[in-house]
Transfer RNA from Gammaproteobacteria bacterium AqS3, 71 nucleotides, folded computationally. The prediction has a mean pLDDT of 82. The organism belongs to Gammaproteobacteria, within Bacteria. The sequence is in RNAcentral, with records from Rfam. Rfam family: tRNA. The family's RNA type in Rfam is transfer RNA.

RNA sequence: GCCCUUGUAGCACAAUGGCAGUGCAGUUGCCUUGUAAGCAUCAGAUCGCGGUUCGAAUCCGCGCGGGGGCA
Numbered sequence: 001g002c003c004c005u006u007g008u009a010g011c012a013c014a015a016u017g018g019c020a021g022u023g024c025a026g027u028u029g030c031c032u033u034g035u036a037a038g039c040a041u042c043a044g045a046u047c048g049c050g051g052u053u054c055g056a057a058u059c060c061g062c063g064c065g066g067g068g069g070c071a
Stems, first nucleotide, its partner, number of pairs: 001070007010024004018054001026042001028040003047063005
């Protein structure tokens, strides 16, 4: 340099082009003599910029980051 693959919450992952969810972690409350466990509640994310579309996390292009291959 070229090609392939990947990017979603603090972490691990879901999501037929149609309300972005789950588990753990976190907040608050309940329970307990207390702690843990348990229950309830709340908060938190689509790598960036464009394009296609009535509608994009999803499809396309470029860029950036991670992984792999060829040279």